This is a predicted structure of a 116-nucleotide RNA (SAM riboswitch aptamer (S box leader)) from Prosthecobacter debontii. Model confidence (mean pLDDT): 75 of 100. Rfam family: SAM riboswitch aptamer (S box leader). Rfam describes the family as follows. The SAM riboswitch is found upstream of a number of genes which code for proteins involved in methionine or cysteine biosynthesis in Gram-positive bacteria. The model forms 97% of the base pairs in the Rfam consensus.
RNA sequence: CUCUUAUCGAGAGUGGCUGAGGGUUACUGGCCCGACGACGCCACGGCAACCGCUCCUGCGCAAGCAGGGGGGCCAGGUGCCAAAUCCAGCCUGGCGCAAGCCGGGGAAGAUGGGAG
Numbered sequence: 001c002u003c004u005u006a007u008c009g010a011g012a013g014u015g016g017c018u019g020a021g022g023g024u025u026a027c028u029g030g031c032c033c034g035a036c037g038a039c040g041c042c043a044c045g046g047c048a049a050c051c052g053c054u055c056c057u058g059c060g061c062a063a064g065c066a067g068g069g070g071g072g073c074c075a076g077g078u079g080c081c082a083a084a085u086c087c088a089g090c091c092u093g094g095c096g097c098a099a100g101c102c103g104g105g106g107a108a109g110a111u112g113g114g115a116g
Base pairs, nucleotide, nucleotide: 001116002115003114004113005112006111007110008109013044014043015042016041017040021033022032023031027089028088029087030086045081046080047079050077051076052073053072054071055070056067057066058065059064085108090105091104092103093102094101095100
């Protein structure tokens, strides 16, 4: 980098440096964060269960698979610590005179597992 698969409304901040933009990449619209210092970097701190261990139920000869988004443990490998991935953009259902509101799917993206 490509393919595949699972998840994405929970959770978790202080200090120092820097100094004007930032909110995944690019664009557009909206809405937010930001000189009461955002974003970024560094240090420390923290969150949690994808990989790991284990228990229950069902299926299976077994390997294992599935379920209760199941229960418990671990911070080693990653990841993460404003807002749903901040929301929308494409397709579609319902309601509404309309503006619009509430859903479903997709695309893109992020993170983990697996394969090349």